Background
The prediction has a mean pLDDT of 81. The RNA shown here (c-di-GMP-I riboswitch aptamer) has 74 nucleotides and comes from a Mycoplasmatota bacterium. The sequence is in RNAcentral, with records from Ribocentre. Of the family's consensus pairs, 94% are formed in the model. The source organism's lineage runs through Bacteria, Bacillati and Mycoplasmatota. It matches the Rfam family "c-di-GMP-I riboswitch aptamer". From the family's description: GEMM was predicted in a large-scale screen for bacterial structured RNA regulatory elements.

[in-house]
RNA sequence: GAUCACUUUUGGCAAAACCAGGGUAACCUGGCGACGCAAAGCUAUAGGGCCCCACGGGGUAGCCAGUUGCAUCU
Numbered sequence: 001g002a003u004c005a006c007u008u009u010u011g012g013c014a015a016a017a018c019c020a021g022g023g024u025a026a027c028c029u030g031g032c033g034a035c036g037c038a039a040a041g042c043u044a045u046a047g048g049g050c051c052c053c054a055c056g057g058g059g060u061a062g063c064c065a066g067u068u069g070c071a072u073c074u
Stems, first nucleotide, its partner, number of pairs: 001073003012037002018031005035062001041067003047064002049060004
């Protein structure tokens, strides 16, 4: 520097369901559980999309995206 190909250690995260709690809701928190993920780390005040609403706003990053990092190779 790259992530097309080859290689891939140590590990990491945790969908749905269920239980408890919060919330108008989307959804969130904890437990359990693993569908999967090379960024399923972070960012909703870079931008776009989608969802909710008590119409004041709220949510989703495991939708695209921005950004940072690990491993391997050169």